[in-house]
This record gives sequence, C1' cells and structure tokens, in this order.
RNA sequence: GGGAGCAGGUGAGCUACCGCUCGCCUUGAGGCGGGAGGAAAGUCCGAACUCCACAGGGCAGGGCGGUCCGUAACGCGGACCGGGUGCAAGCCCAGGGAAAGUGCCACAGAAAAUAGACCGCCCCGUCUCCGACGGGGUAAGGGUGAAAAGGUGGGGUAAGAGCCCACCGCUCCGGUGGUGACACCGGAGGCACGGCAAACCCCGCCCGGAGCAAUGCCAGAAAGGGGUGGCUUACCCGGCCUUAACCCCUGGUAGGCAGCUUGAGGUGGCGAGCAAUCGCCAUCCCAGAUAAAUGGUAGCUUUAAACAGAAUUCGGCUUACCGCCUGCUCCCCAUU
Repeated sequence: GGGAGCAGGUGAGCUACCGCUCGCCUUGAGGCGGGAGGAAAGUCCGAACUCCACAGGGCAGGGCGGUCCGUAACGCGGACCGGGUGCAAGCCCAGGGAAAGUGCCACAGAAAAUAGACCGCCCCGUCUCCGACGGGGUAAGGGUGAAAAGGUGGGGUAAGAGCCCACCGCUCCGGUGGUGACACCGGAGGCACGGCAAACCCCGCCCGGAGCAAUGCCAGAAAGGGGUGGCUUACCCGGCCUUAACCCCUGGUAGGCAGCUUGAGGUGGCGAGCAAUCGCCAUCCCAGAUAAAUGGUAGCUUUAAACAGAAUUCGGCUUACCGCCUGCUCCCCAUU
C1' cells in the first nucleotide's frame, strides 16, 4: 500500500419565533418539564398481566434434539465438543436412532444393498491358427454414475483378492484427563450390510385456552320468538355448574372513566465469571394518543443519506436499509 474477517457507535445537534399534545404548579392569564425506532416492521416464538377452567387421566396433535451453563421463560443467548469449509482470521450445521419395521436412490451402468461381470487378466481344450470358439478362475486395473463390497505400500498367486503383513480407518476392552459431549494412550480382533429420517417411523424431553376490542366501573336502552344442557385445547373417561348459561332470528340503547405506563427499567462505578450473565452501591423518571399528538420558518455546527411512525408491556428471532465514525484480527506485496 492492497484485499479480507469480526465487533461497536450514530441515525442529527444548538439557538430564536409560531403551532400541537401529556404531566405538575397557578383563581386565571400564564410558568416549568417531557414528547417515535434500531428495527417501532413481521405477528413468528416466549412470558408478565386479565378472565375462564376441580388446574385430572387416556389418546391424538404440536415443539425441541451434541454437552454444560445463562434466563421469568423460549424454538433464544454463551462457551465447549464433533463434522464441513477457507491459505488464514473466520463462517456454516433441524448435530439422538439406518442391526425395530416400511419405503426411496431417476438416467447411465454388468450390477445400487440378500447388490456383480460390460471391457479386461489368468489357466485348460478345440480349430479353417499371429486369431476365433468353448469351459473354469477372478474382482486388483478400466468404464458408468452423486455414490460400486475400507485406503496406501509390500508379500503371495496361474492371475488376483484382508489371502497374509505394516500403518491408517472400524469394533470391543482397559487406563489417563475433563462436570460432560469427548480427546489421548495401550491392547485384542481381519473386521458387521452404502446413502437418505429437512422420508414415514422409533427414542428422550416439553406443551391448558383466549386475549388490553382482555377485564372492571358508571350512564343509557332493556321488546318478542325459536333451539338445546353448558364448561373443561379437538375426542373419550372423570369432574364442575344447572333454570342459570350457550346458540339462532328480530327490535332498541351505545357515551364516559379505569386498565395507561415505575418497569424481569435506564445510566455510572465496583466485584465474580473465558463469555452469556449475575451481585452490590449510587443516580434518573425518559411518549401515553384515541379518527389518532411531536410540525413550520430562519441562522449556525455539520457525514447525516437510507429503511421507515408507538397504541398493554417486556425478552428474543426474522426481514428492510447501510451514509459517516471507531477498534481488533488475518493474508499478500514493497522497503528498511
């Protein structure tokens, strides 16, 4: 100097004038303070909160799937193990079981799992003899394919083959280390029959329902008719309630208040931990609209563009965008 990887910050600020909205103070005029996001999006998971439910059993259904830790919990996060990939920093993995069973592997190929002989190689025989035919042996070499009966090397053989041997792979046993998944070391054994479960399935663990239009209070209206018992995730058993509820048609009233923002909260410091995260101390209050508030003008600073607007709240995941700033790490080239 070039290229690459990982992580973080920001998303405009200040002043003046006018305007909107919430809270507090004030008899009032008015004054003070606050006012959209990193994803507010998706509505995909998990909860807090509210209501219902004897809050149980069975069966189905759904979710997860290496180990340990974290968390209120999770299908989330962290570290580690194993596998794949990259020169590397790093990145990816729906990562239990294929010998419980069923199923699939197109085409090509001789043959695709109770899976083999197309081309070859070797031996013997016959013949019209530099080749052809017949019989036997073979799966090391070649071909087909995503994948073809462990791999490399040597011995052996008529030619070959774990047929035998060494090393590797695999299975089993023991030891050491680790909480563990596993790793390493040693020994024994020629050694079981490929892949796919993000195919059905098997195994292990987990799972009530509905949702702030929940729910509660006040105001207003408060006629009629029909059906059946209803609730408990669908179904069954069991249980509970029972003239109340539930469902349908039709008439009438339909406004307001609470829930509504103090939280598994933010910030700073110290400590524990590899980290996620947790503990302690200090400090702060940071939107609550309801047809839906946060806008306009001017000046200065200035990188300020893009994706994009809260509606009960929070922890995640996923998706969209990527202007500017910062840190750490890897590789290549040149010079000293």